Model confidence (mean pLDDT): 81 of 100. The RNA shown here (FMN riboswitch aptamer (RFN element)) has 122 nucleotides and comes from uncultured Ruminococcus sp. Rfam family: FMN riboswitch aptamer (RFN element). From the family's description: The RFN element is a highly conserved domain that is found frequently in the 5'-untranslated regions of prokaryotic mRNAs that encode for flavin mononucleotide (FMN) biosynthesis and transport proteins. Taxonomically the source falls in Ruminococcus (Bacteria, Bacillati, Bacillota, Eubacteriales).
RNA sequence: UGUCUUCGGGGCGGAGUGAGAUUCUCCACCGGCGGUGAUUGCUUCGUGCAUAAGUCCGCGAGCUUUAUAGCUGAGUCUGUGAAAUUCAGACACCGACGGUAUAGUCCGGAUGGUAGAAGAUG
Numbered sequence: 001u002g003u004c005u006u007c008g009g010g011g012c013g014g015a016g017u018g019a020g021a022u023u024c025u026c027c028a029c030c031g032g033c034g035g036u037g038a039u040u041g042c043u044u045c046g047u048g049c050a051u052a053a054g055u056c057c058g059c060g061a062g063c064u065u066u067a068u069a070g071c072u073g074a075g076u077c078u079g080u081g082a083a084a085u086u087c088a089g090a091c092a093c094c095g096a097c098g099g100u101a102u103a104g105u106c107c108g109g110a111u112g113g114u115a116g117a118a119g120a121u122g
Stems, first nucleotide, its partner, number of pairs: 001122007013027004028105002030095002032059004040050003054093002062071003075091005097108003
């Protein structure tokens, strides 16, 4: 590097209003993949191994487009320190499209697709 196989997204519990809400209000709950990284553990002490970000840098999904291509969410403060948007603490914030009482959590496209991960084989 080619081929193949497998894997590859979590979450509404309680109360209120209402004819009707897992959609509104109050409290709650969840966090794909790669990178970076001062965490933590192990250690043969090696520039070693494993692990560590929803909000940093990218990718994917999604949307627009005949196509090329384009668009695409959200973090501050304090502390420590030589160094932190990654550590510790605190308080915040974000979440495609269609359906339906207005949905990150329900149903649907989707027994789908993808970023990618592991393995087999030439």